[in-house]
């Protein structure tokens, strides 16, 4: 320098163009308990970035950034 793959809550992940991006775990608050754990209820939290296509994009296309891998 070139090819390919990956990038979504703190973490692990689901969503094959169409409901408010869903869940597990963790975190906040409350209840429960003599205290804690477990349990119940509740709340906050995410599509790497920029642009394009489309009525509609996490999803398709281009660029870019980061990581991995192969070639040189």
């Nucleotide at each position: 320098g070139g090819g390919c793959c990956c990038g979504u809550a703190g973490u692990u992940u689901a969503a094959u163009g169409g409901u408010u991006a869903g869940a597990a775990u963790g975190c906040u608050a409350u209840c429960u308990u003599g205290c804690g754990a477990a349990g119940a209820u509740u709340g906050a939290g995410a599509u790497g970035c920029c642009g394009g296509u489309u009525c509609a994009a996490a999803u398709c296309c281009g660029g870019u950034c980061g990581g991995g891998u192969c070639c040189a």
Annotation:
Predicted 3D model of a 72-nucleotide RNA (transfer RNA) from a Candidatus Buchananbacteria bacterium. The sequence is in RNAcentral, with records from ENA. It matches the Rfam family "tRNA". Rfam classes the family as a transfer RNA.